RNA sequence: AGGCACGUAGCUCAGUUGGCUAGAGCACUACCUCGACACGGUAGGGGUCAGCGGUUCAAAUCCGCUCGUGCCUA
Numbered sequence: 001a002g003g004c005a006c007g008u009a010g011c012u013c014a015g016u017u018g019g020c021u022a023g024a025g026c027a028c029u030a031c032c033u034c035g036a037c038a039c040g041g042u043a044g045g046g047g048u049c050a051g052c053g054g055u056u057c058a059a060a061u062c063c064g065c066u067c068g069u070g071c072c073u074a
Stems, first nucleotide, its partner, number of pairs: 001073007010026004019057001028044005050066005
């Protein structure tokens, strides 16, 4: 330099024939339970879906560029 894959919550990930209001587990906070802790139960907070632009009535999802990570070729 060229090619391929990936980037979604604090962590691990799901969601790709475009349209349910963006989700799960763990973690976190409050309460219940307990003599107390753990476990368990209920409720809740937390996301510019890497960034910018484009297509579309509508984009996490399609297209382009940029950034980052990994792999391959030279």
A computed fold for a 74-nucleotide RNA from a Candidatus Wallbacteria bacterium, annotated as transfer RNA. The RNAcentral record of the sequence draws on ENA. Its mean pLDDT, the model's own confidence on a scale to 100, is 80.